The prediction has a mean pLDDT of 76. This is a predicted structure of a 159-nucleotide RNA (glmS glucosamine-6-phosphate activated ribozyme aptamer) from a Synergistaceae bacterium. NCBI's taxonomy places the organism under Bacteria, Thermotogati, Synergistia, Synergistales, Synergistaceae. It was read from a public genome assembly, where an Rfam model found it.
């Protein structure tokens, strides 16, 4: 150095790198060390499939690559679905939705002071580059609440 067995920890712009770039040694080709390889914000009922999983900022190698991932589909569960008006059920059916559990469209609000990039001071290293602390300005989605519009089917009761 490689493989196995145990046992703890532990990611979700999250882990890793054989291609790229770059770096630093030999030094003809090239070959050995090494560096870089997503900036927040927003997402999880279970099982299974699949797999280029929303939104935006950035000097855009945040290239390329493998693996994962709350996306998406399918099932199983569970919530919930109009009326001038009251009540309990049931049965169908949901291009609805996930426990904050009916959509769809419009409008106000709030979550919204987002972080990196960028200055600047610093420590690490021959560097490439990592890393600490200050200053620092600028999203979008999504989601909640509140109005508007719209919003299936069958029964029974009562005006």
């Nucleotide at each position: 150095g490689u493989u196995c067995c145990g046992g703890u920890g532990g990611a979700a712009g999250c882990g890793c790198c054989u291609g790229a770039a770059c770096u630093g040694g030999c030094g003809a080709a090239g070959c050995c060390a090494g560096u870089u390889g997503a900036c927040g914000a927003g997402g999880u009922c279970g099982g299974g499939g699949c797999g280029a999983a929303u939104c935006g900022a950035a000097a855009a190698u945040u290239c390329g690559g493998c693996g994962g991932a709350u996306a998406c589909c399918c099932c199983g569960g569970g919530g919930c679905c109009a009326u001038g008006g009251u009540g309990a059920g049931a049965g169908a059916g949901g291009c609805c939705c996930g426990u904050u559990a009916a959509a769809g469209c419009c409008c106000g609000g709030c979550u919204a002071c987002a972080a990196a990039a960028c200055c600047g001071c610093g420590a690490a290293g021959u560097g490439a580059u990592u890393u600490g602390c200050g200053g620092g300005a600028c999203a979008a989605a999504g989601g909640c609440c509140g109005g508007g519009u719209c919003u299936c089917c069958c029964c029974c009761u009562g005006a």